This is a predicted structure of a 368-nucleotide RNA (Bacterial RNase P class A) from Agromyces atrinae. NCBI's taxonomy places the organism under Bacteria, Actinomycetota, Micrococcales, Microbacteriaceae, Agromyces. Of the family's consensus pairs, 97% are formed in the model. Its mean pLDDT, the model's own confidence on a scale to 100, is 76. The gene name in the source record is rnpB.
Parts: sequence; C1' cells; structure tokens
RNA sequence: UGGGUCGGCAAGACGGUCGCGUCGCACACCUUCGGGUGUGCGCCGAGGAACGUCCGGGCUCCACAGGGCAGGACGGUGGGUAACACCCACCCGGGGUAACCCGCGAGACAGUGCCACAGAAAACAGACCGCCGGAGCUUCGGCUCCGGUAAGGGUGAAACGGUGGAGUAAGAGACCACCAGCGGCUGAGGUGACUCAGUCGGCUCGGUAAACCUCGUCCGGAGCAAGGUCAGACAGGGAACGAUGGGGCUGCCCGUCCCGUUCCCGGGUAGGCCGCUAGAGGGCUGCGGCAACGUAGUCCCGAGAGAGAUGGCCGUCCAGCGCAGUUCGCUGCGUGAACAGAACCCGGCGUAUCAGCCGGCCCGCUCG
Repeated sequence: UGGGUCGGCAAGACGGUCGCGUCGCACACCUUCGGGUGUGCGCCGAGGAACGUCCGGGCUCCACAGGGCAGGACGGUGGGUAACACCCACCCGGGGUAACCCGCGAGACAGUGCCACAGAAAACAGACCGCCGGAGCUUCGGCUCCGGUAAGGGUGAAACGGUGGAGUAAGAGACCACCAGCGGCUGAGGUGACUCAGUCGGCUCGGUAAACCUCGUCCGGAGCAAGGUCAGACAGGGAACGAUGGGGCUGCCCGUCCCGUUCCCGGGUAGGCCGCUAGAGGGCUGCGGCAACGUAGUCCCGAGAGAGAUGGCCGUCCAGCGCAGUUCGCUGCGUGAACAGAACCCGGCGUAUCAGCCGGCCCGCUCG
C1' cells in the first nucleotide's frame, strides 16, 4: 500500500426562549377533610434496536400441584448463566493458500420406507456388450444351445475397496505383498468428546433419520387484558345434571380436593388506587479465569404515562466527513441524516438502519 476476514464505538453537544408530563418545595383558594384547582421555582423525561413476539425467566393466579400416558423441545464434549434453542472454549467433518467460515454433529447390524430417469442390476441387487470351456451347424464371415465368470467396457449422483503379483480353461481377496477403510486388544496424552503409536483379524453386504422410527436428557398450566383492593349500581325469569352426581387440578387416565355446576332470555356497572419501576441494575478499579464470566471494593439512581407527555424556534461551539482556496499556519462553505417511539421488568436471538470512526489477524506487492 492493495485485497480479504473478524470485532468494537456511534445515533452530536452547549446556551437562551416559549410549551408539555410525573415528582418535590412554597404560596393562595376551594373542600364531602379523602383531597382538588391555580401560580412560581427546581430535578428528571424514548432505543440500539424500544421493532418481530422467536426462545428463556422474574412476578401473579390456578385451594395441594403427586404419578403415568400422550405431546413438545434439545442432541459432539466441557464450562458460563436465574435459565435458554443463548454465550465461551475445545473435538470431529466440510470449504478456503490462510486468517476464518459452515454444521437440525446420537443410532442405518431393531424395524419400515425412499433413491426419478438411465442401466443387466440400486442392497446379501446382477449379466446388456464381453471372456473361457463343451456340443451341434456353417455360404468359413459366423450362428444356436449348455456350463463357468464378474477382472475389462457401458449406464448412472452412487454399482460388493485400490495397485501389483501369483494362479486359472477364462477369471475372482479364492491366495499373497503394500495401502485405504472397519473392528478387536495394548500403551501414551487429555476432565471429556477424541488424538497418536503398536499389534491382530476377517478380507470390506451403498446412501438417506432436515423420512417414519429407536435411544438419551429436559418440560405443570395460564398470563399484567396476570392479579389485589376500594367505592358504586342492578331485576330477575326459565331449563338440564344432581352424591351411583356436578366441578377444579392441561389433552386423557389414576389420584386428590371442593360442594354445587352448566345453558338460554333479560337488566346494571365498566370508576378510583395498587401491581408500576432500586433492579439476576449501571460505571470505575483490583484479583481469578484462554474466554464466556465470577468475585471484592467504591461511586451513581438517570420516564412511569394512562388515549397515553418528552416538542418548536434562535444562537454558538465542537468531533468527523465532503468541496474550494492556501503564505501549508489555516480560512471559507456545506453536512449533523437513517431505522425508528417506552406501556410490568430482565437475559438472548432475528430483522431494519444515516454521516462516520477505531482496532486485531491473514494473503499479495514495494521500500528500509
């Protein structure tokens, strides 16, 4: 300096002025004594994803929340975490020169299914062309039948290991050597998945489970419109089941608990408060750990709305970037945009995205 790959930051700042919302303080007025209204001052007031609602929880309720079946999720090993399908590290396989990236990563000898077309044949599958032996015929080119064969050729994404030898009528792991693969045993390393080395063996019967399935591990349900509390209002009528019954605990069963449950017609209320923001919270530093993260100390408190606020204008500065000029000190102009909007909270993942900036590593080229 060019290309590649991985990661991080960021979402302008300050001042003035007018306006909006919660809260705090002061004052005034009203008051059913609960509180309400107004004025002034003050602190604070949307995000990296608040989006998706795809996972996991906190929390609340189901009077106890037990067992089984069904169903669902996950699937290499170890660690982190409140937990997870998340994160970190490693193993194996694949891609890449590499950094690095990808993986629905257990089982095909439990069973079932599928592998189009082509091909003789697609799984204990097979003889189209061929090779060899025998018999017969022959126009001497060959043809027919019987037996052997799967080394050669062809088809295909894939065809019962590869090369060489020896052997055979011709062949064939039928036999031999060296390999590859698979399995057993032993040793070494590692927490482990697994890796390396040695030795022995049969000679080697495809792929697919992101097909059904088998194996292993895990899982109560519903959800803030959960739920709690206060006030207020109304109008009941009919029907079904009925303790050998009705109902709750998920879909079913067992079990257990309660004594009522369900349907139709009609009427009233839908208001206030809590839940609701101090947390599995954040910053900095030290220590432990390869890391995710943990731990100790210290500092900070940063919307809580309720049809739902957080805005407009003016000026200045500063960071970066772009353009122009330049006496190379700088000056001037422009830009500050996108995606987007809290609603119980948190940890992830996915998706969208503006001006821009910073760093690690790999490969190439050049210079010193």